[in-house]
Molecule: transfer RNA
Organism: Candidatus Nealsonbacteria bacterium
């Protein structure tokens, strides 16, 4: 330098043909317990890497940039 895959909550990851952004763990509060853990209930947390475009509507499609991994040279 070229090719491919990936970037979504604190972490690991979903999100169907473009149509309300979610789950588990973690965290808050309450219950349970002598207490802790487990368990049950509840609540908060998102500029979907960044910028632009298409569209009534973009995490999803298009363009550019950045970062990570793999392969080729």
């Nucleotide at each position: 330098g070229g090719g491919c895959g990936g970037g979504u909550a604190g972490c690991u990851c979903a999100a169907u043909u473009g149509g309300c952004a979610g789950a588990g763990c973690a965290c808050u509060u309450g219950g349970c317990u002598u207490a802790c853990a487990u368990c049950c209930a509840u609540g908060g947390g998102g500029u979907u890497a960044c910028a632009g475009g298409u569209u009534c509507g973009a995490g999803u499609c298009c363009u550019g940039u950045c970062c990570c991994g793999c392969c080729c040279a």